Record summary
This is a predicted complex of two RNAs, RNase P RNA and transfer RNA, with 408 nucleotides together. Rfam match: Bacterial RNase P class A. The prediction has a mean pLDDT of 75.
């Protein structure tokens, strides 16, 4: 000095004028985000009949951890990719069963098309033709062809035999575990696909703040011959309310919360523990803006609507960190 | 705000328990027919199956993530 890898953060700043929302008697205080977005998972909270059973349906799927809970979170194992730092991972079961594998190819779960070899026969100077048999080493097709590769062996061949690798089984050591390493044995049988049906294990009641609570009219139906009931179907169960119309759009839920900041301790981390400090939008035609000045000369993606944890997606420009990686130059 | 559905030719739709060079009708263009037009007959063009990533030998079809469009839903008495 170049090309990268990983992680973290900021998201124009300051000043002035005017305006808006909430709170407050007034002075005044506070006033969008890292994603407020998508609504993809999980919860809190609320209601239904406290939700029982069967079937159906759905979700998850290596190991350990974390958490209120879940995950696509954290750490690891295996596999795949990269020269490397490192990255990705929907990763149970294909000897429970079923389905599918087009085209090509002789053959697709099953093998003799070409080739190689032996024998017979015909022809012949020789190469050869036909028939029978052996052969999966070679060619060719395919995404995939009956473990790979080298040697021995053989008429030619073949796990037929041997070494190494792979696979299967057993045992030992290390690890909480997934798994790793080493040894012994088996000559090897068992194609792929489960983001095809399915099987196995675990889990799941439904509906969502337009949940729901409170205040204010009229009409119809029903109360055991039972309306109706927020589980897709059936059973069981509850048992007095249910439906329609008009007007109206009020008050609560509505923001103090698994909250935020600071440093400390434990942990590789997710996260946990105790300490100190802080209160930081809460609307309902819906506020959070406009203009000016300076720096700069570019200012992105985008805006709350019950609230949190996580994920995904969008994002101009800029900053920081690492005994980080690779190659080049110089010493 | 919450829930659900659909994207295939210019338009309307098939095809989606994976095997294709993706079909049909209407429309468009060309030719035949006719004095001309319509109707009729014959032929042709027109698609990256909304976009991206994955699973698989192979994806319009299966999975995930985006994008676009559409539909439905309230409480009180």
């Nucleotide at each position: 000095a170049g090309a990268g890898a990983u992680g973290a953060c900021a998201g124009a700043a300051c000043g002035g004028u005017u305006g808006c929302g909430u709170c407050a008697u007034u002075c005044g205080a506070c006033g969008a985000g890292g994603a407020a977005a998508g609504u993809c998972c999980g919860a809190a909270c609320a209601c239904c009949g406290c939700a029982g059973g069967a079937c159906a349906g759905g979700a998850u799927g290596c190991c350990g951890g974390c958490u209120a809970a879940c995950u696509a979170c954290c750490g690891g194992u295996g596999a795949a990719g990269g020269c490397g730092a490192c990255u990705u991972u929907a990763a149970g079961g294909a000897a429970a069963g079923u389905g599918c594998a087009a085209c090509a190819g002789a053959a697709a779960u099953a093998a003799a098309c070409c080739g190689c070899c032996g024998c017979g026969u015909c022809g012949u100077u020789u190469u050869g033709g036909c028939g029978c048999g052996g052969u999966a080493a070679g060619g060719g097709u395919g995404g995939a062809a009956c473990g790979g590769c080298a040697g021995u062996g053989u008429a030619a061949g073949a796990g037929a035999c041997u070494a190494c690798c792979g696979c299967c089984g057993c045992c030992g050591c290390g690890g909480c575990g997934a798994c790793g390493c080493a040894g012994c044995g088996g000559g090897c049988u068992a194609u792929g696909u489960a983001a095809a049906c399915c099987c196995c294990a675990u889990c799941c009641g439904g509906u969502g703040c337009a949940a729901g609570a409170u205040u204010u009219g009229g009409g119809a139906g029903g109360c055991u011959u039972g309306a109706g009931g927020u589980u897709g179907u059936c059973c069981g169960c509850c048992g007095a309310c249910u439906c329609c119309c008009g007007c109206a759009c009020a008050u609560c839920g509505c923001u103090u919360g698994a909250g935020c900041g600071c440093a400390g301790c434990g942990g590789c981390a997710a996260c946990g523990c105790g300490g100190c400090g802080c209160c930081u939008a809460g609307a309902c035609a819906g506020a959070u803006a406009a203009c000016c000045g300076u720096u700069c000369c570019a200012g992105a993606c985008a805006g709350a609507a019950u609230u949190c944890g996580g994920c995904u997606u969008a994002c101009a420009u800029g900053u920081c960190a690492u005994a980080c990686u690779c190659g080049c130059c110089a010493a | 705000g919450c829930g659900c559905c659909u994207g295939u030719a210019g338009c309307u739709c098939a095809g989606c328990a994976g095997g294709a060079u993706a079909g049909a009708g209407c429309g468009u263009u060309c030719g035949c027919c006719u004095c001309c037009u319509a109707a009729g007959c014959g032929a042709a063009a027109g698609g990256c199956c909304g976009c991206g990533c994955g699973u698989u030998c192979g994806a319009a079809u299966c999975g995930c993530g985006c994008c676009a469009g559409g539909c439905g839903c309230g409480c009180c008495a």